[in-house]
C1' cells in the first nucleotide's frame, strides 16, 4: 500500500401516529361587565416505533438451567397539525483500531 470488520468525525438522505378530551394561564377585538375569537400548561383517552431499554427462533453449552440477533415482538422511556428538533438506518469523504493475504 490492498481487503474485511468495528468505532468516532464531515456532508447529504431519512418513516410512523390526535388538527381528540381538557383547560392553568396569556393575547386580540367589541362593548362596559359581559361577549366573540386565537394561543395554550398540568392531566386523561386513543395511537405510533426508527434514540435508548426489554423479550426470543435456530444454534451453543451433555441434563437442570443458562447464553444468544434483527428493521420481528413489547411500548418502560420517547413520540403523534406544519416547521424546527430528534431520529434507527443508508450513502459520501477522511481518521483510528483489529484481523487477513
Nucleotide at each position: 500500500g490492498c481487503g474485511u470488520c468495528a468505532g468516532g468525525u464531515u456532508c447529504g438522505g431519512g418513516a410512523g401516529a390526535a388538527u381528540c378530551c381538557g383547560g392553568c394561564g396569556g393575547g386580540u377585538c367589541c362593548u362596559c361587565a359581559g361577549g366573540a375569537c386565537c394561543c395554550a400548561a398540568a392531566g386523561g383517552u386513543g395511537c405510533c416505533g426508527a434514540a435508548g431499554g426489554a423479550g426470543c427462533a435456530a444454534c451453543c453449552g451433555c441434563c437442570c438451567c443458562g447464553g444468544u440477533a434483527a428493521a420481528c415482538u413489547c411500548u418502560c422511556a420517547g413520540g403523534c397539525g406544519c416547521a424546527a428538533g430528534g431520529g434507527a438506518c443508508c450513502g459520501u469523504a477522511g481518521c483510528u483500531g483489529a484481523c487477513g493475504a
Molecule: Glycine riboswitch aptamer
Organism: Paracoccaceae bacterium